[in-house]
c-di-GMP-I riboswitch aptamer, 80 nucleotides, folded computationally.

RNA sequence: UACUGAUAAAGGCAAACUACGAGUAAUCGUGGGGCGCAAAGCUUCCGGCCCUAAAAAUUUUGGGUAGCGGGGCUGCCAAA
Numbered sequence: 001u002a003c004u005g006a007u008a009a010a011g012g013c014a015a016a017c018u019a020c021g022a023g024u025a026a027u028c029g030u031g032g033g034g035c036g037c038a039a040a041g042c043u044u045c046c047g048g049c050c051c052u053a054a055a056a057a058u059u060u061u062g063g064g065u066a067g068c069g070g071g072g073c074u075g076c077c078a079a080a
Stems, first nucleotide, its partner, number of pairs: 004078002012037002017032006035067001041073003045070003048065004053060002
């Protein structure tokens, strides 16, 4: 240095489930919890999936998912 990634060190995040709250819903927020994660940090730009409304062709509107994949931006550590 890193496009690499330890049974390393220091820290970090937090699935299911759960309590309360928000939302028509998907889903989200906070607390508990801890399955996992080296970008499980940020971003819907592309594809996928989910919800909603319209349509009735399998398309369009709006929303969600960044822990489905890709892209963009940023970032801790450093053994082989």
It matches the Rfam family "c-di-GMP-I riboswitch aptamer". Rfam links the family to the GO term cyclic-di-GMP binding.